[in-house]
Overview:
The RNA shown here (SAM riboswitch aptamer (S box leader)) has 109 nucleotides and comes from Anaerovirgula multivorans. The coordinates come from a structure-prediction model, not an experiment, and the mean pLDDT is 83.
C1' cells in the first nucleotide's frame, strides 16, 4: 500500500521530560496552545484480538455459538460528535437521515 467485516454522540492526568505549535488530507469555518502545543516517559480508559471465569444453546464427550465478567498479553485510544461544513436525498429555514473520506481492530491477497 490493496480488497473484506465491525466499530466510530461513551470513556481516560491540574504527573515528569519537552520547548512552538496543534485539531488526517485539500477548501471554509471554528477553536485549543508559555496558565506552556508535538513528540517521547509514567500514569490511566477501553475491551478489537489473545488469555481466562460464568450463563444458555447444542452434544456420549467434545469442538462450537450467543451474552456477560475479568484482563498481567497485542494493538488502539486519553479537548470540543472523526470539533463541523464540503455529496446526495428531504425541508421555506433552523435542521434531520444517508453516503463519502479518515481513524481503530480482525482478516485476506
Nucleotide at each position: 500500500c490493496u480488497c473484506u467485516u465491525a466499530u466510530u454522540c461513551a470513556g481516560a492526568g491540574a504527573g515528569g521530560u519537552g520547548g512552538a505549535g496543534g485539531g488526517a488530507a485539500u477548501a471554509g469555518g471554528c477553536c485549543c496552545u508559555a496558565u506552556g502545543a508535538a513528540a517521547c516517559c509514567c500514569a490511566g480508559c477501553a475491551a478489537c484480538c489473545a488469555g481466562u471465569g460464568c450463563a444458555u444453546a447444542g452434544a456420549u464427550a467434545g469442538a462450537u455459538a450467543u451474552g456477560u465478567g475479568c484482563c498481567c498479553g497485542g494493538u488502539g485510544c486519553u479537548a470540543a460528535u472523526u470539533c463541523c461544513u464540503a455529496c446526495a436525498g428531504c425541508g421555506u429555514a433552523a435542521g434531520c437521515u444517508g453516503a463519502a473520506a479518515g481513524a481503530u481492530a480482525a482478516g485476506a491477497a